Context: one part of a larger RNA
Molecule: large-subunit ribosomal RNA, domain IV
Organism: marine metagenome
């Protein structure tokens, strides 16, 4: 010097990202116990007092030797009660600094955020505000159910049957959940337009039996027309869903404006005008886990507060089941404050053990 411990004057969080760590609290008995509340809780709230040993007692109680009384004379009934326990209480005395004498053995309070809660999770850096949850709601599904696995047979769903099963979102409870169906999606509709294979076959083309013309070395060459058949292409017409179209639908995906003027101080604008839109953000909340400017402004707390709490509203860029706002209880969650307490610190010291180090 390192590690694990112990003690410490005065101060007591001045340490630090943060009271991290440590200290403090602690058992049992008695008293006492607030706001708030879903009336269950909160609560061991908080806050007080007692606690060892000895003495002789008392109350209640378990067991009950033994004694006595009565009669129907019994394995009877009743009364009293020693001893041995259990528990509670008051009194007196006594020892120590200290009596849950060691060990085991809650620190507490106030306020806010988030999540209702118990629970689950990144085996091995994250336990949470994330997931789940009961509850809410929407959609699908009538049973050979939908959904899912499999090429199929088949299986799960379910030996269930809409108070059931599956999928999406939200997430106890309380008060609520506004406007927009123009776009996208979904559901329904079927008049019209468009539209595949198929059916259809107008017609077109190729091929050539035949045949016209020309030339000459009279059976050859060149150049035209071209039936039947075969083959290829092929218009009109026929033709479903879908799409276009018409409606509905937001706890479907989603969206929820701008400019200008105006009141008898000023300021502001209940009011008016105008443009655009499918409709222009309602209630509630708001510098917020969301606010850039920003340490916004005001108030509280402090001697002093970029954090915190209460307001304001100018919401860069909250907002109503990707739910909005509250909320008792709960939380190894996050933030701020306080009491107690302390070597966290001012500021370090001493001690114990184990290492390191030196020698063997």
């Nucleotide at each position: 010097c390192u590690c694990u411990c112990g003690u410490u004057a005065a101060g007591g969080a001045a340490c630090u990202c943060u009271g991290c760590a440590a200290a403090a609290u602690g058992g049992c008995u008695u008293c006492g116990u607030a706001a708030c509340u879903u009336u269950g809780g909160a609560a061991g709230a908080a806050g007080a007092a007692g606690u060892g040993c000895c003495u002789a007692a008392g109350g209640c109680u378990g067991u009950a030797a033994u004694a006595c009384u009565u009669c129907u004379a019994g394995c009877a009934a009743g009364u009293a009660a020693a001893g041995c326990g259990g528990u509670c209480u008051a009194a007196g005395g006594u020892c120590g600094c200290a009596g849950u004498g060691a060990a085991c053995c809650g620190a507490u309070u106030c306020a806010a955020u988030c999540g209702a809660c118990u629970g689950u999770u990144u085996a091995u850096c994250a336990a949470a505000a994330a997931c789940a949850c009961a509850g809410g709601u929407c959609a699908a599904u009538g049973c050979u159910a939908a959904a899912c696995u499999g090429u199929a047979a088949a299986g799960u769903g379910a030996u269930g049957u809409a108070u059931a099963u599956u999928g999406g979102c939200u997430g106890a409870c309380g008060c609520c959940u506004g406007c927009c169906c123009a776009g996208u999606g979904c559901u329904g509709g079927a008049a019209g337009g468009u539209u595949a294979a198929u059916a259809g076959g107008a017609g077109a083309u190729g091929u050539u039996a035949a045949u016209g013309c020309c030339g000459c070395u009279u059976g050859c060459g060149g150049u035209g027309u071209g039936a039947c058949g075969c083959a290829u292409c092929g218009a009109a017409u026929u033709g479903a869903a879908g799409c276009c179209c018409c409606a509905g639908u937001g706890a479907a995906c989603g969206g929820c404006g701008g400019c200008c003027g105006u009141a008898a101080c000023u300021a502001u604008a209940a009011c008016g005008g105008u443009c655009c839109u499918a409709a222009g953000g309602u209630a509630g909340c708001g510098a917020a886990a969301u606010u850039c400017c920003u340490u916004g402004u005001c108030g509280g707390g402090u001697a002093a507060g970029u954090u915190c709490c209460g307001a304001c509203c100018c919401g860069c860029a909250c907002g109503a089941a990707a739910g909005g706002c509250g909320u008792a209880a709960c939380g190894a969650a996050u933030u701020g404050a306080a009491u107690a307490c302390u070597g966290u610190c001012u500021c370090a010291a001493c001690g114990a053990g184990a290492g390191a180090c030196u020698c063997a």